RNA sequence: GCCUCAGUAGCUCAGUUAGCAGAGCAAUUGAUUCGUAAUCAAUAGGUCAUGGGUGCAAAUCCCAUCUGAGGCU
Numbered sequence: 001g002c003c004u005c006a007g008u009a010g011c012u013c014a015g016u017u018a019g020c021a022g023a024g025c026a027a028u029u030g031a032u033u034c035g036u037a038a039u040c041a042a043u044a045g046g047u048c049a050u051g052g053g054u055g056c057a058a059a060u061c062c063c064a065u066c067u068g069a070g071g072c073u
Stems, first nucleotide, its partner, number of pairs: 001072007010025004019056001027043005049065005
């Protein structure tokens, strides 16, 4: 230098055939308990790596850039 893959909640990841952004764990609050753990219920937490384009509509499609992993020379 070139190619491939990945980047989404605090963590691990789904969603990627464009149409409400989700799960588990963690956190907070409440219930339960003499109390704690466990259990149950609820709540909060997201510029979907960054910028631009297409389109009625983009996490999703296209282009460029950044970061990480792997490969080729």
Transfer RNA from a Nanobdellota archaeon, 73 nucleotides, folded computationally. The prediction has a mean pLDDT of 83. Rfam family: tRNA. By type it is a transfer RNA. Its family is annotated with triplet codon-amino acid adaptor activity in the Gene Ontology. Rfam's curators write: Transfer RNA (tRNA) molecules are approximately 80 nucleotides in length.